[in-house]
Molecule: transfer RNA
Organism: Neochloris aquatica
RNA sequence: GGGGGUAUAGCUCAGCUGGUAGAGCGGAUCCCUCUAAAGGAUUUGGUCAGCGGUUCGAAUCCGCUUGCUUCC
Numbered sequence: 001g002g003g004g005g006u007a008u009a010g011c012u013c014a015g016c017u018g019g020u021a022g023a024g025c026g027g028a029u030c031c032c033u034c035u036a037a038a039g040g041a042u043u044u045g046g047u048c049a050g051c052g053g054u055u056c057g058a059a060u061c062c063g064c065u066u067g068c069u070u071c072c
Stems, first nucleotide, its partner, number of pairs: 001072007010025004019056001026044006049065005
């Protein structure tokens, strides 16, 4: 330098054929307990890497850029 994959919550990851973004873990509060752990209830969480394009509508499609990864 060229090709492929990947980027979504603090972490690990879903998100189908474009239609207002979710799970588990984590954090907070409460119950329980002498206390803590475990368990239970409630709650907290996002510029979907960035810019632009297509579209009535984009995490999703297209282009470029950046990071990581892999092959040559």